[in-house]
RNA sequence: UCCGCGAUAGCUCAGUUGGUAGAGCAGGCGACUGUUAAUCGCCCGGUCGUAGGUUCGAGUCCUACUCGCGGAG
Numbered sequence: 001u002c003c004g005c006g007a008u009a010g011c012u013c014a015g016u017u018g019g020u021a022g023a024g025c026a027g028g029c030g031a032c033u034g035u036u037a038a039u040c041g042c043c044c045g046g047u048c049g050u051a052g053g054u055u056c057g058a059g060u061c062c063u064a065c066u067c068g069c070g071g072a073g
Base pairs, nucleotide, nucleotide: 001072002071003070004069005068006067007066010025011024012023013022019056027043028042029041030040031039049065050064051063052062053061
C1' cells in the first nucleotide's frame, strides 16, 4: 500500500426482504421466606464507530474516514 471481516445498552451478543432496535448477564424495585441465596415479576437502560449519500423510510444499501482482527505484497 492492497484485500477480507468486525464496531448495536455497563458487559457478551442477536437483529430476516430496508418498515417504529431486542435477548441474556449486570443494576434498581417488588413477590416469595425465620434470614440469605435461589426462583419469579416489573423497571432502568441506545447519537446502532464518525461524516455524508440513496430512499417516503437506513442498524441494514452506497462512499469516505477512524479503530480492532486476519491475510497479500

A computed fold for a 73-nucleotide RNA from a Hyphomonadaceae bacterium, annotated as transfer RNA. Rfam family: tRNA. Rfam classes the family as a transfer RNA. Taxonomically the source falls in Hyphomonadaceae (Bacteria, Pseudomonadati, Pseudomonadota, Hyphomonadales). It was read from a public genome assembly. Model confidence (mean pLDDT): 82 of 100.